Context: one part of a larger RNA
RNA sequence: GAUUGAACGCUGGCGGCAUGCCUAACACAUGCAAGUCGAGCGGCAGCAGGCCCCUUCGGGGGCGCUGGCGAGCGGCGGACGGGUGAGUAACGCGUGGGAAUCUACCUUUCGGUGGGGGAUAGCCCGGGGAAACUCGGAUUAAUACCGCAUAUGUUCCACGGAACAAAGUGGGCCUCUGUUUCAUGCUCACGCCGAAGGAUGAGCCCGCGUCCGAUUAGCUUGUUGGUGGGGUAAUGGCUCACCAAGGCUUCGAUCGGUAGCUGGUCUUAGCGGACGAUCAGCCACAUUGGGACUGAGACACGGCCCAAACUCCUACGGGAGGCAGCAGUGGGGAAUAUUGGACAAUGGGCGAAAGCCUGAUCCAGCAAUGCCGCGUGUGUGAAGAAGGCCUGCGGGUUGUAAAGCACUUUCAGCAGGGAGGAAAAGCGCUGGGUUAAUACCCCAACGUCUUGACGUUACCUGCAGAAGAAGCACCGGCUAACUCCGUGCCAGCAGCCGCGGUAAUACGGAGGGUGCAAGCGUUAAUC
Numbered sequence: 001g002a003u004u005g006a007a008c009g010c011u012g013g014c015g016g017c018a019u020g021c022c023u024a025a026c027a028c029a030u031g032c033a034a035g036u037c038g039a040g041c042g043g044c045a046g047c048a049g050g051c052c053c054c055u056u057c058g059g060g061g062g063c064g065c066u067g068g069c070g071a072g073c074g075g076c077g078g079a080c081g082g083g084u085g086a087g088u089a090a091c092g093c094g095u096g097g098g099a100a101u102c103u104a105c106c107u108u109u110c111g112g113u114g115g116g117g118g119a120u121a122g123c124c125c126g127g128g129g130a131a132a133c134u135c136g137g138a139u140u141a142a143u144a145c146c147g148c149a150u151a152u153g154u155u156c157c158a159c160g161g162a163a164c165a166a167a168g169u170g171g172g173c174c175u176c177u178g179u180u181u182c183a184u185g186c187u188c189a190c191g192c193c194g195a196a197g198g199a200u201g202a203g204c205c206c207g208c209g210u211c212c213g214a215u216u217a218g219c220u221u222g223u224u225g226g227u228g229g230g231g232u233a234a235u236g237g238c239u240c241a242c243c244a245a246g247g248c249u250u251c252g253a254u255c256g257g258u259a260g261c262u263g264g265u266c267u268u269a270g271c272g273g274a275c276g277a278u279c280a281g282c283c284a285c286a287u288u289g290g291g292a293c294u295g296a297g298a299c300a301c302g303g304c305c306c307a308a309a310c311u312c313c314u315a316c317g318g319g320a321g322g323c324a325g326c327a328g329u330g331g332g333g334a335a336u337a338u339u340g341g342a343c344a345a346u347g348g349g350c351g352a353a354a355g356c357c358u359g360a361u362c363c364a365g366c367a368a369u370g371c372c373g374c375g376u377g378u379g380u381g382a383a384g385a386a387g388g389c390c391u392g393c394g395g396g397u398u399g400u401a402a403a404g405c406a407c408u409u410u411c412a413g414c415a416g417g418g419a420g421g422a423a424a425a426g427c428g429c430u431g432g433g434u435u436a437a438u439a440c441c442c443c444a445a446c447g448u449c450u451u452g453a454c455g456u457u458a459c460c461u462g463c464a465g466a467a468g469a470a471g472c473a474c475c476g477g478c479u480a481a482c483u484c485c486g487u488g489c490c491a492g493c494a495g496c497c498g499c500g501g502u503a504a505u506a507c508g509g510a511g512g513g514u515g516c517a518a519g520c521g522u523u524a525a526u527c
Base pairs, nucleotide, nucleotide: 001527002526003525004524006523007522008521009520010519013374014373015372016371017370018369019367020366021332026330027329028328030327031326032325035076036075037074040073041072043069044068047067048066049065050063051062052061053060054059083285084284085283092210093209094208095207096206097205098204101202102201106198107197108196109195110194111193112192113191114148116146117145124137125136126135127134128133153164154163155162156161168190169189170188171187172186173185177183178182211257212256213255218248219247220246223245224244225243226242227241228240229239230238260282261281262280263279264275265274266273267272287308288307289306290305291304310321311320312319313318338364340363341362342361346360347358348357349356350355377407378406379405380404387398388397389396390395411468413463414462415461416460417459421454426448427447428446430444431443432442433441471516472515473514474513475512476497477496478495482511483510484509485508486507492499493498
């Protein structure tokens, strides 16, 4: 000199864009952060409507009939998104390769979707318990579950063969079959099953690189390799039995300490050095330790089980909980924000869609924490006013500074106008596709109708009036900037050299000056 997720002191007008627990991976009150689908299912607790009955005219009862829908079964999603950096010196990360793998949803192609069965939640009845919850009986549905058939194929194979699937739902229609409505018919859409690819994601292996210590020199027995079982989606001591005795190491093994890694950030002419906040990629973790279940995917932050510590409830028998999600509280600390708004946009989950959910996200609030921009007026004005300070008493300086005069109105204030972030979806009509069909459905063009948290938006116009807006550090040398008074080795200053013991440009005050400026200085830290 540059820099910082900074803090402290003094000061503080506005805006834009960023950033904001670096400490206790300490403990957490409260609210919210993952749901959705009735176009899978049986149903109907509540709400609204309809119909029927009763009525003391207040209302009450019945019917799932309609809109819908609590609880329940079922499907998909809760493995993403969000947080933290404790652990980890490791194929963890970075980079470049590899073969022995899986991949829901999406996509391409091919083939299929036939016919049956038994249960079980819920509801109802009954029991236990303070509660959490739980037990028994009866009954019921499915895109829940299980056989059978079939097999383009897939898997296994002793090459003879064997094993293995599926689910329907909704809209429209009467051409065909059958019909009283219309359906078990036709058609469209969404599904379902099998197979082969693609894409995406993930698992695994290897070369190289990746901090300090030798006041750590030897380490290792599933250890190193083989054979054969087992296991996995898959290779492999991954695991087990047997056999062999190997494997690593001064090119630093092992042990100890420290640490998430990277793109990058800071600095520097560069080489390097230091760091790894925000943003992005990967990894690890979710009170601590262990375990599996479900599933395409987890050994799962807001799932389950066991153990432990802690907290809470209890009728003492037993139960409940996990903010390193967003806010917020206590504590620790020099120190770090609101228990805010909205799903309008972007994205995600579910759904055919409307839509619902979304503390992701977008915004707002707080903080000069940082960077950037703007303002705090402009011109004129010598009687060089008054006052202050200095003085050699003549004057000098503050100083065109002020006052005065003439202007301007950024920003803030008040009033009015006012973009863009919004494109879709919906509806109407036209054309095309599909079809028996001018239904339905899908695609495209045109028209129309709306949808904004921010928001009193940005921006523009008008109004008034210089009006509301400057401080901080320093002035001995380094280092830009000097005098007076006070003090008298005292009080004090100080980054280094050093100042102060009666004329202190170095202490304290004043006047003046210098530097930076909504900041300035100090401290800490890095180059």